Description:
A computed fold for a 92-nucleotide RNA from a Mycoplasmatota bacterium, annotated as THF (Tetrahydrofolate) riboswitch aptamer. The coordinates come from a structure-prediction model, not an experiment, and the mean pLDDT is 79. Rfam family: THF (Tetrahydrofolate) riboswitch aptamer. Gene Ontology term of the family: tetrahydrofolate metabolic process.

RNA sequence: UACAGAGUAAUUAGAAAGCGUUAAGUGUCUAACCAUGGGAUGUCGGGUUAGAACGAACACGAAAGUGGCGGUUUUCUAAUGCGUCCGCUGUA
Numbered sequence: 001u002a003c004a005g006a007g008u009a010a011u012u013a014g015a016a017a018g019c020g021u022u023a024a025g026u027g028u029c030u031a032a033c034c035a036u037g038g039g040a041u042g043u044c045g046g047g048u049u050a051g052a053a054c055g056a057a058c059a060c061g062a063a064a065g066u067g068g069c070g071g072u073u074u075u076c077u078a079a080u081g082c083g084u085c086c087g088c089u090g091u092a
Base pairs, nucleotide, nucleotide: 001092002091003090004089005088010080011079012078013077014076015075016074017073018072019070020069021068028052029051030050031049032048033047034046038086039085040084041083042082058067059066060065
């Protein structure tokens, strides 16, 4: 110097344990802020807070519970997974 590769945030699927089904949660919009391969920078992506508009999810059972349902939460596993510059690993 050239070529190849690894690794983030996170996303999807499965499993387990919860929560809700008594208007939580998820999703939408606005604003501020935060984090985002080892370093710098950054958003089409992610998160937090506040506000706004909307708004779904039940049957059986005497009961204990059972089985469902929810664009539900967390954890684990698998797969996928940095734009630019530099760095790292391998080969020449």